[in-house]
RNA sequence: UUCCCCACGACAGCGCCAGCGCCCGGCUUGGCCGGGACGACGAGGUGAGGGGAGUAUCGAACAUUCGGCGGAUGCCCCUCCACGCCCCUUCGGGCGUGUCACUCAGACCGUAAAAUAUGCGGGCGACCGCAAAACAAAGCGGCUGAGACCGAAGGAC
Numbered sequence: 001u002u003c004c005c006c007a008c009g010a011c012a013g014c015g016c017c018a019g020c021g022c023c024c025g026g027c028u029u030g031g032c033c034g035g036g037a038c039g040a041c042g043a044g045g046u047g048a049g050g051g052g053a054g055u056a057u058c059g060a061a062c063a064u065u066c067g068g069c070g071g072a073u074g075c076c077c078c079u080c081c082a083c084g085c086c087c088c089u090u091c092g093g094g095c096g097u098g099u100c101a102c103u104c105a106g107a108c109c110g111u112a113a114a115a116u117a118u119g120c121g122g123g124c125g126a127c128c129g130c131a132a133a134a135c136a137a138a139g140c141g142g143c144u145g146a147g148a149c150c151g152a153a154g155g156a157c
Base pairs, nucleotide, nucleotide: 014070015069016068017067019066022036023035024034025033026032027031041059042058043057047080048079049078050077051076052075081098082097083096084095085094087155088154089153090152091151092150093149102147103146104145105144106143108141118131119130120129121128122127
């Protein structure tokens, strides 16, 4: 210095607010003004660089988790690197992928959190904080099955 393994931590349902609605106060009172609270609940997700578009997976919720702005690990394209596909190696090309690294199918697996109700605390209030308990899906994971190149040089049988 590089590689491998193990453990821990961090990371985008992230940040913000002028609309509707909500709370408090005032007024010339079905309206206006001032101040304030809320405005996404977790699971999952990044090879390097550049570009493009942009409402980027999954479910939970007594559904304002509405609406808007910005951003984002998703999607598409190019280059590079790497992995899979020939009995093996190297070179060139092709198809598909992203380090858990080819596609398809199947069954199995899987420690949610908030909300709600309860308890404690803060606030005039809308609301906020803490605590214990419960219930997902996709993806991941491993398992099973089916299917996956061409050329050149050399080697093996």